[in-house]
Context: one part of a larger RNA
RNA sequence: UGACGGGGGCCCGCACAAGCAGCGGAGCAUGUGGUUUAAUUCGAAGCAACGCGAAGAACCUUACCAGGUCUUGACAUCGAGGCAAAGCCGUAGAGAUACGGUGUUCAGCAAUGAGGCCGAAGACAGGUGGUGCAUGGUUGUCGUCAGCUCGUGUCGUGAGAUGUUGGGUUAAGUCCCGCAACGAGCGCAACCCUUAUUGUCAGUUACUAACGGGUAAAGCCGAGGACUCUGACGAGACUGCCGGGGACAACUCGGAGGAAGGUGAGGACGACGUCAAAUCAUCAUGCCCCUUAUGACCUGGGCUACACACGUGCUACAAUGGUGGUAACAGAGAGGCGCGAGCUCGCAAGGGGGAGCGGAUCUCAAAAAAGCCAUCUCAGUUCGGAUUGUGGGCUGCAACCCGCCCACAUGAAGUUGGAGUUGCUAGUAAUCGCGGAUCAGCAUGCCGCGGUGAAUACGUUCCCGGGCCUUGUACA
Numbered sequence: 001u002g003a004c005g006g007g008g009g010c011c012c013g014c015a016c017a018a019g020c021a022g023c024g025g026a027g028c029a030u031g032u033g034g035u036u037u038a039a040u041u042c043g044a045a046g047c048a049a050c051g052c053g054a055a056g057a058a059c060c061u062u063a064c065c066a067g068g069u070c071u072u073g074a075c076a077u078c079g080a081g082g083c084a085a086a087g088c089c090g091u092a093g094a095g096a097u098a099c100g101g102u103g104u105u106c107a108g109c110a111a112u113g114a115g116g117c118c119g120a121a122g123a124c125a126g127g128u129g130g131u132g133c134a135u136g137g138u139u140g141u142c143g144u145c146a147g148c149u150c151g152u153g154u155c156g157u158g159a160g161a162u163g164u165u166g167g168g169u170u171a172a173g174u175c176c177c178g179c180a181a182c183g184a185g186c187g188c189a190a191c192c193c194u195u196a197u198u199g200u201c202a203g204u205u206a207c208u209a210a211c212g213g214g215u216a217a218a219g220c221c222g223a224g225g226a227c228u229c230u231g232a233c234g235a236g237a238c239u240g241c242c243g244g245g246g247a248c249a250a251c252u253c254g255g256a257g258g259a260a261g262g263u264g265a266g267g268a269c270g271a272c273g274u275c276a277a278a279u280c281a282u283c284a285u286g287c288c289c290c291u292u293a294u295g296a297c298c299u300g301g302g303c304u305a306c307a308c309a310c311g312u313g314c315u316a317c318a319a320u321g322g323u324g325g326u327a328a329c330a331g332a333g334a335g336g337c338g339c340g341a342g343c344u345c346g347c348a349a350g351g352g353g354g355a356g357c358g359g360a361u362c363u364c365a366a367a368a369a370a371g372c373c374a375u376c377u378c379a380g381u382u383c384g385g386a387u388u389g390u391g392g393g394c395u396g397c398a399a400c401c402c403g404c405c406c407a408c409a410u411g412a413a414g415u416u417g418g419a420g421u422u423g424c425u426a427g428u429a430a431u432c433g434c435g436g437a438u439c440a441g442c443a444u445g446c447c448g449c450g451g452u453g454a455a456u457a458c459g460u461u462c463c464c465g466g467g468c469c470u471u472g473u474a475c476a
Stems, first nucleotide, its partner, number of pairs: 001476002003473003007470007015460002019424005026315008034306002042053002064301007073124001077123002081118003087102006105114003126290002129288003135284002137279003140275001142273001147186006153162003166177003192267004197235007207224002211222003238261001241255005317417001321376006333364003338357002343352003383414001388409007430452007
């Protein structure tokens, strides 16, 4: 000087407390451990691994296993020599592949050139093989915590100190005052995006107040530039104003006006560093290793196994509910190998058909919870839907291992879950549906969107994590 303390002081954070909803019990989905296996590819490991890499394992993917094959190679550059290669058809084969047939470029008169293909020998290729404790890059975490440093000066023999401590204050090393310090940098804040109010400009595909037309109805048409909305540029919030407190400061409390008030709300943004943290399997890369194999191709299998254990979720256990009917109301997105309307067939999944739309125009599309009407009456039930049977639909070369969906039948566990444990402070929790990426198909996951919409916070003694000062130390 740090680090640590079941030392002290001050102060924060859904850290506790106060509340609401969960998890832990059940069934299922998914990840992991373990076990099994020819293989169940590999990585991730307290917080910060475990719906994680994977934004989508039937083949492919695929890295694993079995079998069948290749050896200058599936891929790149050079290459003596050669001329069509590819494609299409046939035969054999599980296919890779082998054999046979067919079959052809461009410019130029030609020589030749351009592109393509085959190719001896050899240089070399290739490796998702090892090492993340050799590395770059990227990322997690402490933590959006308020800290981390430097120059000059001063003090100290020196390590170092001071500044950065102190009195106040703040979300903040934020600001004020003081001070052997005076300044500065990286962080904080602001500048950026979204959202809340409004003005101007612009009106089509959006809108419809007035006028006219028109319909069963309808901005449907003429028209309009008011309104809504769209989106470009502005305005607006700054403790600016008033009062109290304070040290005449910073600041803080209350008030006015205002759409918004003291950081308005949300996002992006992550200092010096810590964990030899993660990743050699995104990529790059040193070294080591393999080179008729640890490389490459193919078929099939596996990653989907199952006594069990854990994590994360979904659905429930019901009446604030289930079921049937019925006149509501979003936002944000996606669409050309695409979205696919009306119509029509089917109980349905879906099929036929194909209008319109590269889309403020058309389509996906119905929002659902809510409201209203009816029924069920506390029961393992008209709750719950696992499991299984049968029949079908869709995608795809192909749904046996191993996809999703529909109908009928079947109707399991489950009556609120021990010790323990998680999230959340407002348009939040809870609850309800909708969209998107990936994607042929496959979503209870992920990323977004809106609808309905709470309770509670006395307080900081305690648990956890953190900041500043101080103290002790046999630790560095």
This is a predicted structure of a 476-nucleotide part of an RNA (small-subunit ribosomal RNA, 3' major domain) from an uncultured bacterium. Its mean pLDDT, the model's own confidence on a scale to 100, is 85.